[in-house]
A computed fold for a 348-nucleotide part of an RNA from a metagenome, annotated as small-subunit ribosomal RNA, central domain.
Context: one part of a larger RNA
RNA sequence: CUGGGCUUAAAGGGCGAGUAGGCGGCAGGGCAAGUCUAGGGUGGAAUCCUAUGGCUUAACCAUAGAAUUGCCUUAGAAACUGCUUUGCUUGAGUCAGUGAGGGGAUGGCGGAAUUCCUGGUGUAGCGGUGAAAUGCGUAGAUAUCAGGAGGAAGGCCCGUGGCGAAGGCGGCCAUCUGGCACUGCACUGACGCUGAGGCGCGAAAGCGUGGGGAGCAAACAGGAUUAGAUACCCUGGUAGUCCACGCCCUAAACGGUGGGCAUUAGGUGUAGGGCUCGUAAGGGUUCUGUGCCGAAGGGAAACCAUUAAAUGCCCCGCCUGGGGAGUACGGCCGCAAGGUUGAAACUC
Numbered sequence: 001c002u003g004g005g006c007u008u009a010a011a012g013g014g015c016g017a018g019u020a021g022g023c024g025g026c027a028g029g030g031c032a033a034g035u036c037u038a039g040g041g042u043g044g045a046a047u048c049c050u051a052u053g054g055c056u057u058a059a060c061c062a063u064a065g066a067a068u069u070g071c072c073u074u075a076g077a078a079a080c081u082g083c084u085u086u087g088c089u090u091g092a093g094u095c096a097g098u099g100a101g102g103g104g105a106u107g108g109c110g111g112a113a114u115u116c117c118u119g120g121u122g123u124a125g126c127g128g129u130g131a132a133a134u135g136c137g138u139a140g141a142u143a144u145c146a147g148g149a150g151g152a153a154g155g156c157c158c159g160u161g162g163c164g165a166a167g168g169c170g171g172c173c174a175u176c177u178g179g180c181a182c183u184g185c186a187c188u189g190a191c192g193c194u195g196a197g198g199c200g201c202g203a204a205a206g207c208g209u210g211g212g213g214a215g216c217a218a219a220c221a222g223g224a225u226u227a228g229a230u231a232c233c234c235u236g237g238u239a240g241u242c243c244a245c246g247c248c249c250u251a252a253a254c255g256g257u258g259g260g261c262a263u264u265a266g267g268u269g270u271a272g273g274g275c276u277c278g279u280a281a282g283g284g285u286u287c288u289g290u291g292c293c294g295a296a297g298g299g300a301a302a303c304c305a306u307u308a309a310a311u312g313c314c315c316c317g318c319c320u321g322g323g324g325a326g327u328a329c330g331g332c333c334g335c336a337a338g339g340u341u342g343a344a345a346c347u348c
Base pairs, nucleotide, nucleotide: 004319005318006317007302008301012316014201015200016199021194022193023192025088026087027086028085029084030083031082033081034080035077036076037075038074039073040072041071042070049065050064051063052062053061054060091191092188093187094186095184096183097182098181099180103177104176105175106174107173108172109171115149116148117147118146119145120144121143125136126135162169163168206247207246208245209244210243211242215241216240220236221235222234223233258315259314260313261312262311263310266293267292268291269290270289271288272287273286274285275284276283277282297304298303321348322347323346330341331340332339333338
């Protein structure tokens, strides 16, 4: 290279928009680069292969053929690919009318609860555990009432329900803003799909500067437990968790399942829209999303099954025994932590 694969055996890039490239709808005309047909030239000899012959055979040698899968050239064909041209509307997009939504950003507002502060009532305990103790409390705690401060998080609604490309998103209101679905079939006329590099986004933890700090809580301290207990349990408690700006760029970033298009039984929920029957309740049908169960088919099985892991096509990423090792070295990136790319010796 050919070939085989990627839900769980090794293997889908964390996710997106998109450059080069690859691939690409229907109909007509033209060209003839690819493609195909025929002819010509060339494709050194030896070797290899086939046949025949020569040394007593064989090895060896000779003659003839085949082969040399290629290149060049002439003439022709025009289905397919390509190029060019003229059209088309079903792919794609635009427009108009509806609709749902925790999609994103900024600002403002409100309530419950914890903690703290002030005052009132009130008195000896509170707290915590398997049991305790550390801890708090007669300088008046816990409990309870009133007032105040501050930060964080959003109960019920809440749902295998919604939105987002993924990460993710949940009190209420306003402003700005992205996407989606349905209906009409008015407009453009293949404008499409994928996407190496590069670019952007990317939970948590972590880092820098400045703020904030109620609760929780790595580290740390103390009390228990224990043979020990650098833990599990308890009392405290600092970074951090929150905000602004700038970095980091990882994850069981998971559906462990890349994206697109088409085809292939059904049944039953649920979310949004249309049409239709009905006074209504509700029913029928259709499109889009999201679940469950299942036919054919697939699969090593578990299971998947119109949301495919079925049947096909296009494009990208990735795998090739275990350990060594996601390590070393080098490059690039980073303030650092580290990330990314990524071996070998040796060993089984």
Overview:
The RNAcentral record of the full RNA draws on SILVA.